[in-house]
Context: one part of a larger RNA
């Protein structure tokens, strides 16, 4: 100078309290562990690994087993030679992959010389090739503490020096924000601000959008408007400005007016000096070492989908605030070559019937038929659909999570990847709360000592 303290002192956060809903308990999905395997391919490991890389393993992916093949190689560059196309098509073997055999098809340019350019093929050899090790040799990229207020510097000045001062100290704020004071007076990266979405009002613009006024029509249809909705450009609009108060006449703070919105409006990109030798050599780059008829390469079939357990994360439920039937409206992102036309295309809510508290008309696993689609193929191992079958479950121990308002909750939709195949995941509307005294405690974090 730091760091730690079951030291002190100020102070913050869904930290804890007040509340709402879960999770540990059931089945069932999916991640790991452990087991077992020929192989269950490999990473991730408290927080910050575990619905993680994987925005989608049946072949492919794929990296792992077994068998079968192949050596200048699937890929790239250079060297001799030999074809002249490249490519379709078809028979035989064979799991294939690859081997044998036939059928068509005959490239440009030319100084007409295989001369030149491109192709394919054989020969040697330089090399090619490794998701092989090493993230404790690295780059790039991320997470994390933490959107926490903080981290540092020039010049003075103090100390013999490491160092200190500045950043302490009074008040303040989300905030090293500002105000004031002072051996310091300046700066810089951080914070705010400028960026983008939503809320508000004018303005341009008016089709594929709207319809108030006048006709029309089952239907804004069609005629005529562009007021209104909207849509997508462009400006305004909030700044403690203003008015009491209070504080040191300051910075603020509390309370009022006006206003769509008020003290950061809400949210979202923004991630300071760093700190785990934190993560990734398997995204991709790259140094060292390593393999080189194999540790490359094809290929077929198998595995990542095992299963006595053990754990995270989700879904569906244990019911009457409810199931079942029947009626029954309103969306919003987003995709489909197109700004709204057309399609994908809504559920929860409400209305009437039924059930009457039971393992049931609860709950659906699981198993037997049968069928639909994806796709050379659904056996290992895919989704859905219909009949039967109906398990465990009566609200969950110890313990443990998320969430402050359009949020929990809850009800569905849509999108990427994708032949197919979501309870993940990223988005999207609809309905809509409870509760906060307070900071002694419990976790984490800032200053001062």
């Nucleotide at each position: 100078u730091g760091a730690c303290g079951g030291g002190g002192g100020c102070c913050c956060g869904c930290a804890c309290a007040a509340g709402c809903g879960g999770u540990g308990g059931a089945g069932c999905a999916u991640g790991u562990g452990g087991u077992u395997u020929a192989a269950u391919u490999c990473g991730a490991a408290g927080c910050a690994a575990c619905g993680c890389g994987c925005a989608g393993a049946a072949c492919c992916u794929u990296a792992c087993c077994a068998a079968c093949c192949c050596u200048u190689g699937a890929c790239a560059u250079g060297g001799c030679g030999a074809u002249c196309g490249c490519g379709g098509c078809c028979u035989c073997a064979g799991a294939g992959a690859u081997g044998a055999g036939g059928c068509u098809u005959u490239c440009a340019g030319u100084u007409c010389g295989g001369c030149u350019g491109g192709a394919u093929c054989g020969c040697a050899c330089a090399c090619a090739g490794g998701u092989g090790c090493u993230g404790c040799a690295u780059g790039g990229c991320u997470g994390u503490c933490g959107u926490c207020a903080g981290c540092u510097c020039g010049u003075g000045u103090c100390g013999u020096g490491a160092g200190a001062u500045g950043u302490u100290c009074g008040g303040u704020u989300a905030a090293g924000u500002c105000c004031g004071g002072c051996a310091a007076c300046g700066a810089g990266c951080g914070c705010a601000a400028c960026c983008c979405a939503c809320a508000c009002u004018c303005u341009u613009a008016g089709u594929u959008g709207c319809c108030a006024u006048c006709a029309u029509u089952c239907a804004g249809u069609u005629g005529g408007g562009c007021a209104c909705u909207c849509u997508a450009g462009g400006a305004g609009a909030a700044c403690u400005g203003c008015c009491g108060g209070u504080g040191a006449u300051a910075a603020g703070c509390c309370g009022g007016a006006g206003g769509a919105a008020g003290g950061u409006g809400u949210g979202g990109a923004u991630g300071a000096c760093g700190u785990c030798a934190a993560g990734u050599c398997c995204u991709c780059a790259u140094g060292g070492c390593c393999c080189u008829u194999a540790c490359a390469g094809g290929u077929u079939g198998g595995g990542c989908u095992a299963c006595a357990c053990a754990c995270g994360u989700g879904c569906u439920a244990c019911a009457a605030u409810g199931g079942u039937g029947g009626u029954g409206a309103c969306a919003a992102u987003g995709g489909g070559u197109u700004a709204a036309u057309c399609c994908c295309a809504a559920a929860a809510a409400g209305c009437c019937a039924u059930c009457u508290c039971a393992g049931u008309u609860c709950g659906g696993a699981u198993u037997g038929g049968g069928g639909u689609c994806u796709g050379c193929a659904a056996c290992u191992c895919g989704a859905c659909c219909c009949c039967a079958u109906g398990a465990a479950g009566u609200c969950g121990g110890a313990a443990u999570c998320g969430c402050u308002a359009g949020u929990a909750a809850u009800c569905g939709c849509g999108u990427a990847a994708c032949a197919g195949c979501a309870u993940g995941a990223c988005g999207c509307g609809g309905u809509g709360a409870a509760u906060a005294c307070g900071u002694u405690c419990c976790c984490g974090g800032g200053c001062c000592u």
Molecule: small-subunit ribosomal RNA, 3' major domain
Organism: uncultured bacterium